[in-house]
Predicted 3D model of a 460-nucleotide part of an RNA (small-subunit ribosomal RNA, 3' major domain) from an uncultured delta proteobacterium. Model confidence (mean pLDDT): 83 of 100.
Context: one part of a larger RNA
RNA sequence: UGACGGGGGCCCGCACAAGCAGCGGAGCGUGUGGUUUAAUUCGAUGCUAAACGAAGAACCUUACCAAGUCUUGACAUAUACAGGAAAGAUGAGGAAGCUUGUCUGCCCUUCGGGGCCUGUAUACAGAUGCUGCAUGGCUGUCGUCAGCUCGUGCCGUGAGGUGUUGGGUUAAGUCCCGCAACGAGCGCAACCCUCGUUGCCAGUUGAAUUCUCUGGCGAGACUGCCCCGCAAAACGGGGAGGAAGGUGGGGAUGACGUCAAGUCAGCACGGCUCUUACGACUUGGGCUACACACACGCUACAAUGGAGGGUACAGAGGGAUGCCAAGGGGCGACCCGGAGCAAAUCCCAAAAAACCAUCCUCAGUUCAGAUUGCAGGCUGCAACCCGCCUGCAUGAAGCCGGAGUUGCUAGUAAACGCAGAUCAGCAUGCUGCGUUGAAUACGUUCUCGGGCCUUGUACA
Repeated sequence: UGACGGGGGCCCGCACAAGCAGCGGAGCGUGUGGUUUAAUUCGAUGCUAAACGAAGAACCUUACCAAGUCUUGACAUAUACAGGAAAGAUGAGGAAGCUUGUCUGCCCUUCGGGGCCUGUAUACAGAUGCUGCAUGGCUGUCGUCAGCUCGUGCCGUGAGGUGUUGGGUUAAGUCCCGCAACGAGCGCAACCCUCGUUGCCAGUUGAAUUCUCUGGCGAGACUGCCCCGCAAAACGGGGAGGAAGGUGGGGAUGACGUCAAGUCAGCACGGCUCUUACGACUUGGGCUACACACACGCUACAAUGGAGGGUACAGAGGGAUGCCAAGGGGCGACCCGGAGCAAAUCCCAAAAAACCAUCCUCAGUUCAGAUUGCAGGCUGCAACCCGCCUGCAUGAAGCCGGAGUUGCUAGUAAACGCAGAUCAGCAUGCUGCGUUGAAUACGUUCUCGGGCCUUGUACA
C1' cells in the first nucleotide's frame, strides 16, 4: 500500500422486511449429470454451466458409429507432358458412392495460341486433430457499481502519501464549503433512439372535411416561479401553472481492472501432430437410449371454474417457389377453388372480457389430461428407428406441494392471446407486440452483494 475480520461508523441495492405470483410434490416438454451403447459427436460446470453454443438432429445438417469406397484427392494455385471434350442421355453390376460399356459430342482465334475440361507426374491441398495455460478478435462477471488515474507542486531516506481526506449534499469522485495543493484525463451526467403534449408543413391507400393516422421540421422542463428549511452555498421539503416536475418513463451506452473466466467447433493465427489417413465420398444407424439425480419450463389439481352458443375490441410484424379472401366439400385436421395483394389498399387474423343458456355443490367429478388402441390429414425422395396435426375410444398421477428457494415497486406483477426469426415440416423455447390489470413498502435490527472512512493483523 492492499486484502481480510463472526472490528467500528456512514450509505446503497426487490438485499431483507411488507405484499402478490411462483418453483420445490404430480404428469409431460427441454437441457445436464450418470448409466448404457458399435456410436450415444464436441464444447459450456457455483454465483458468471445446465430451453446454454443450437434463430429449429427423419436424410442433409453431422463433427460420432458400422459397412463399402477414393488417394494430387470434395476444395485452391502453379508447372510439365498427353488428350478432346465438358455436359447430357442410356445399358450392366451395386444399397449408394463407385466400377464399366454405348450414343449425341468442344468454344474463341490476329492460326502463334488462348479458354474449359480430363488423365499422368510433382509442388501441394485437406484436418470440427491437440494446445483458450502460446494468441488475435469477440464475450460473460463484479457492475451502469462510482470509482480508476495522471502532470506539476508539497511531504516522506524510501515503499509511498497528498490531491481523491474533512463538513454538508447527490442516483453519481454530483455539486457546494473548507483544506499544500493547483489543474487535468478515463468513467458519472449531457449529446443519440423511443414513448407521452402541442404547433407548422407535406401526404393518401384510413375516415369523410379538416378528423384520425403517417413522415419531416420545430416548441416545451430549466429547480425557471412562490413559500419554508439549511451556512447568505450546494441542496432538501411544500406549492402554483402544466401533457409532463425535479434524472418525466424505457432503451442504447459498461471506466482502470478482476477471474491464466469462456471460445483453436464462428472466424483468424503460432507451435505440435496425421498425410492410401486423424483427409474425402456414400448407404444405414446414432446424436431421440433409460433403474436414476439435478436445472429451466408447460399443463393441472377446478365453480373467480368446465363444456356449449351466438357476438366484440388490439398492437407490432410477415407475405411472390409467398400470404391467400369469397364460395363449395368434409365431424375435423384438411381439400377444391381462385378474387385481391411486392401492400396504410389484399391476405395471414386475436384470446381472455361481456351476453345467453348448461353442469348444481365438491365428487377424482361434464375437474385434469398423461398413456394406449383404431381411423385419417399435412410436409417431404422418404415420417420404422424419429415429425406435426385431426376424429373416435381409453381416461394415469394429481385435491395446492417438506426443508428450502425465485421473480416483481406501476401500466409493473399476474392473467390473456398475437406476430417474427430459424424453418419443406416440426416451439411448452427465444425475441418482440398489444389486451385486462392489482397488492405492498413501518423501516434498515437481521441475510446477501456493493461503496466510502476508520481500526486490528503472525496474510501478500